[in-house]
RNA sequence: GGAGGCGUGGUGUAGUGGUUAACACACCGGCCUGUCACGCCGGAGAUCGCGGGUUCGAUCCCCGUCGCCUCCG
Numbered sequence: 001g002g003a004g005g006c007g008u009g010g011u012g013u014a015g016u017g018g019u020u021a022a023c024a025c026a027c028c029g030g031c032c033u034g035u036c037a038c039g040c041c042g043g044a045g046a047u048c049g050c051g052g053g054u055u056c057g058a059u060c061c062c063c064g065u066c067g068c069c070u071c072c073g
Base pairs, nucleotide, nucleotide: 001072002071003070004069005068006067007066010025011024012023013022018056027043028042029041030040031039049065050064051063052062053061
């Protein structure tokens, strides 16, 4: 330099055109307990890497760009 894949709450993942972006762990509050943990109930937290485009509508499709990984030279 060329090609491909990935980027989504604090962490690990799901969601691949449509309505409230879901789950686990973590975090906060409550119940329980002599206390902690476990368990149960509830809650906060993600402008979906960034910028454009297509569409009535984009996490999803297209382009550019940034980062990481793999392959080729």
Molecule: transfer RNA
Organism: Thermaerobacter sp. PB12/4term